[in-house]
RNA sequence: GCUGAGGUAGCUCAGUUGGCAGAGCGCGUCUUUGGUAAAGACGAGGUCACGGGUCCGAUUCCCGUCCUCAGCU
Numbered sequence: 001g002c003u004g005a006g007g008u009a010g011c012u013c014a015g016u017u018g019g020c021a022g023a024g025c026g027c028g029u030c031u032u033u034g035g036u037a038a039a040g041a042c043g044a045g046g047u048c049a050c051g052g053g054u055c056c057g058a059u060u061c062c063c064g065u066c067c068u069c070a071g072c073u
Base pairs, nucleotide, nucleotide: 001072002071003070004069005068006067007066010025011024012023013022019056027043028042029041030040031039049065050064051063052062053061
């Protein structure tokens, strides 16, 4: 330099005909207990890497940039 995959909550990751952003773990409060743990209920937490384009509407489609991984040279 070229090709491919990926970037979504603190972590691991889902999310397809474009139309409400989610799960598990973790965190907080409460219930339960003599007290922990476990269990249960509720809740907080997001610039969907960044910038532009298309569209009534973009995490999703298109272009560019950055970063990570793998392969080729």
Molecule: transfer RNA
Organism: Candidatus Woesebacteria bacterium